Bacterial RNase P class A from a chicken gut metagenome, 307 nucleotides, folded computationally.
[in-house]
RNA sequence: AGCCGGACGGUUGCACCCUACGGGUGAGGAAAGUCCGAGCAUCACAGGGCAGAGUGGCAGAGAAAUCCUGCCGGAGGCAACUCCAGGGAAAGUGCAACAGAAAAGAACCGCGGCGCAAGCCGUAAGGGUGAAAAGGUGCGGUAAGAGCGCACCGGCAGUUCGGCGACGAAAUUGGCCGUGUAAACCCCGCUCGAUGCAAGAGAAAAGGAAGAAUGGAUCGCCCGUCCCUUCCCUCAAUCGCUGGAGUCCGCAGGCGACUGCGGACCAAGACAGAUGACCGUCCUCGACAGAACUCGGCUUACAGGCU
Numbered sequence: 001a002g003c004c005g006g007a008c009g010g011u012u013g014c015a016c017c018c019u020a021c022g023g024g025u026g027a028g029g030a031a032a033g034u035c036c037g038a039g040c041a042u043c044a045c046a047g048g049g050c051a052g053a054g055u056g057g058c059a060g061a062g063a064a065a066u067c068c069u070g071c072c073g074g075a076g077g078c079a080a081c082u083c084c085a086g087g088g089a090a091a092g093u094g095c096a097a098c099a100g101a102a103a104a105g106a107a108c109c110g111c112g113g114c115g116c117a118a119g120c121c122g123u124a125a126g127g128g129u130g131a132a133a134a135g136g137u138g139c140g141g142u143a144a145g146a147g148c149g150c151a152c153c154g155g156c157a158g159u160u161c162g163g164c165g166a167c168g169a170a171a172u173u174g175g176c177c178g179u180g181u182a183a184a185c186c187c188c189g190c191u192c193g194a195u196g197c198a199a200g201a202g203a204a205a206a207g208g209a210a211g212a213a214u215g216g217a218u219c220g221c222c223c224g225u226c227c228c229u230u231c232c233c234u235c236a237a238u239c240g241c242u243g244g245a246g247u248c249c250g251c252a253g254g255c256g257a258c259u260g261c262g263g264a265c266c267a268a269g270a271c272a273g274a275u276g277a278c279c280g281u282c283c284u285c286g287a288c289a290g291a292a293c294u295c296g297g298c299u300u301a302c303a304g305g306c307u
Base pairs, nucleotide, nucleotide: 001307002306003305004304006282007281008280009279010278011277012276014026015025016024017023018022028288032299033298035297036296037295038294039293040196041195042194043193047223048222049221050220052192053191054190055189056188057071058070059069060068072086073084074083075082076081087187088186092185093184094181095180096179108127109126110123111122112121113120114119135153136152137151138150139149140148154177155176156174157173158172159171160169161168162167200239201238207232208231209230210229211228215227216226246265247264248263249262250261251260252259253258283286
């Protein structure tokens, strides 16, 4: 990291189904948390603006996703491998405890110049503080200094080459050397209506009640647009409800997520809510836990065993 999650048989009960004195089927890998995404349903779903929320390397896969696969970059590890909220800090604003002169275009000490002095000016070599101090080392240079100049090293940007791309390079050019922080505001790109199956649908006819625009539950505001609206009888039967992005097997394609083709199969569907109890045999003596619209992910719980 993956897989299994007591086995077999009998009696009986319960739920659903069928061809009905009988027969068939009947919890999970997580059915859980409801974190993310869909299907589906309803609602004033035309549209526009503001606000708000989410998201953020590249390529792919997929219905979609904060998922998955492969890769790039960074961090960690001896390694297998693991982790990253991984666009922008040269658009602007804020913040950076304590210490320190100063937390961003810095002068406390020191160094140099001027001055009688007080002091003024220059200076980022050296000292000191700090998690972090204005690229590093050396030579030149200078009043003293400084990428001020040069060599090497580091970073950044351009060119060239390689790659679909993120990006990479031991090539080449430029002294360009700009603190950190964006799960701080913000800027940029992309996405986004709300509510969840107790959603909802529900023939015909009749009746009752309230409101009259300063109205009309659809995350907020504005414009616009639409409408007579809402409730009771009405929690009816029935439908939604389980056959579906379905499961298994084989072949083919792909590093992989996954896809295509063929075959086989139908495997809980209630609405007070079933899936239980007992007996026999055996073993390694059995954990976490139990469906309520469905599906894809994630997360959490888990005795024991296998690879």
Its Rfam family is "Bacterial RNase P class A". About the family: Ribonuclease P (RNase P) is a ubiquitous endoribonuclease, found in archaea, bacteria and eukarya as well as chloroplasts and mitochondria. Its best characterised activity is the generation of mature 5'-ends of tRNAs by cleaving the 5'-leader elements of precursor-tRNAs. Cellular RNase Ps are ribonucleoproteins. Gene Ontology terms of the family: dimeric ribonuclease P complex, tRNA processing and ribonuclease P activity.
The sequence is in RNAcentral, with records from MGnify.